[in-house]
RNA sequence: CGCCGAACCGUCGUCCCCCGGGGUGACGGACGGGGGACCCAUCGCGACCAGGCCGGUCGCCGGGGUGAAUCACGACCAAAGCGUCGUGGAGCGGGGUCUCCCCUCGCCAACCCUCCAGCUGACCUCGUAGGCG
Numbered sequence: 001c002g003c004c005g006a007a008c009c010g011u012c013g014u015c016c017c018c019c020g021g022g023g024u025g026a027c028g029g030a031c032g033g034g035g036g037a038c039c040c041a042u043c044g045c046g047a048c049c050a051g052g053c054c055g056g057u058c059g060c061c062g063g064g065g066u067g068a069a070u071c072a073c074g075a076c077c078a079a080a081g082c083g084u085c086g087u088g089g090a091g092c093g094g095g096g097u098c099u100c101c102c103c104u105c106g107c108c109a110a111c112c113c114u115c116c117a118g119c120u121g122a123c124c125u126c127g128u129a130g131g132c133g
Base pairs, nucleotide, nucleotide: 001133002132003131004130008029009028010027011026012025013024014023015022016021030128031127032126033125034124035123040118044060045059046058047057048056049055062116063113064112065111066110070089071088072087073086074085075084076083091107092106093105094104095103096102
């Protein structure tokens, strides 16, 4: 200097210092996420019971969030689930290049909540990291 990402900008005080920067506290702005009404939506599968209107009993399956990071098929493993590998679809990022099309190079992870959360105004609350060339 540039890239992914919300992960940045500014003011004031104070400390350090190679005078141009850095640390720290407070405030302002900006960006991003979660929870949360009416209305709307939803209220699984199988068996049995009941007979008017989302019912009852038993068994089976937990569910949700950040993120592009998911779905399908095939092979391997055999613990028959998970996982690993490959291919393809969906999705994401960089470049050609300015929009679209097209071409090309990559990504398609990881983590968190813990039986709980649809949408959702007011309102409540959290983050401003990390990684790479």

A computed fold for a 133-nucleotide RNA from an uncultured Solirubrobacteraceae bacterium, annotated as c-di-AMP riboswitch aptamer (ydaO/yuaA leader).
Its Rfam family is "c-di-AMP riboswitch aptamer (ydaO/yuaA leader)". From the family's description: This family represents a conserved RNA structure found upstream of the ydaO and yuaA genes in Bacillus subtilis and related genes in other bacteria. The ydaO/yuaA element is thought to act as a genetic 'off' switch for the ydaO and yuaA genes in its native state. It is believed that the element may be triggered during osmotic shock leading to activation of ydaO, a predicted amino acid transporter gene, and members of the yuaA-yubG operon which code for KtrA and KtrB K+ transporters.
The model forms 96% of the base pairs in the Rfam consensus.
Its mean pLDDT, the model's own confidence on a scale to 100, is 79.